[in-house]
Molecule: transfer RNA
Organism: Helicobacteraceae bacterium
Parts: sequence; C1' cells; structure tokens
RNA sequence: AGGGUAGUAGCUCAGUUGGUAGAGCAGCUGAUUCCAAAUCAGCAGGCCAUGGGUUCGAAUCCUGUCUACCCUGCCA
Repeated sequence: AGGGUAGUAGCUCAGUUGGUAGAGCAGCUGAUUCCAAAUCAGCAGGCCAUGGGUUCGAAUCCUGUCUACCCUGCCA
C1' cells in the first nucleotide's frame, strides 16, 4: 500500500423483511439474614464508532473517515 472481518449499555453479545433498541453478567435500591453471602423483586444505564446521503421512516441500505484484528505485498 491492497484486500477482508468487526465497532450496539461498564463487560460479553443478540437484534429476523428498513417500522417501539434488547439479554446475561456487573452496578444501585428493597425483601430475606444477628451480619454477610446466596436467593428473590425492582430500578438505572445507549451520540447503535463518526460525517454525509437515500427513504414517510435507518443499528439495518449507499458513501467518506477513524479504530481494532487477520491475510497479501513493498522498503530497509
């Protein structure tokens, strides 16, 4: 340099035909307990990497950019 894969909650990941953004764990509150753990109930947590475009409507389609990883190549 070229090609490929990925980027969604603090972490690990789903998200079906473009039509209300979700789960587990972690966190917080409460119940339970002498206290704690475990368990149960609830709550909170999101610029869907980022700019632009298409569309009545975009995490999802098109496109520029950024980041991580993989493959190939070049120079030394």